[in-house]
Molecule: c-di-GMP-I riboswitch aptamer
Organism: Geobacteraceae bacterium
RNA sequence: CCCGAUAAAAGCCAAACCUGUCGUGAGAUAGGGACGGAAAGCUACGGGUCUUUACUCUACCAAAACAACUUAAAGAUGGCCGAGUUGCCGAA
Numbered sequence: 001c002c003c004g005a006u007a008a009a010a011g012c013c014a015a016a017c018c019u020g021u022c023g024u025g026a027g028a029u030a031g032g033g034a035c036g037g038a039a040a041g042c043u044a045c046g047g048g049u050c051u052u053u054a055c056u057c058u059a060c061c062a063a064a065a066c067a068a069c070u071u072a073a074a075g076a077u078g079g080c081c082g083a084g085u086u087g088c089c090g091a092a
Base pairs, nucleotide, nucleotide: 012037013036017032018031019030020029021028022027035079041085042084043083045082046081047080048077049076050075051074052073053072054071
């Protein structure tokens, strides 16, 4: 230096839920709170999921409108997965 544990130690993060604020929304953020996490640090590049807006087609309908699916655009999620990048301790 490499590998590296169902070990030990020191720290770290913080799901659901509650409250305040922001957003049409998915959600974000601050405080409380811990289900969990060795990358639950960072990055929306690929896939997934979700939101908003618009369009087309079809069904229904007297007619119109609404809704769902598809498509497009703009977004959310790194605690859904892959990928990239940085990184703590550590025996044989």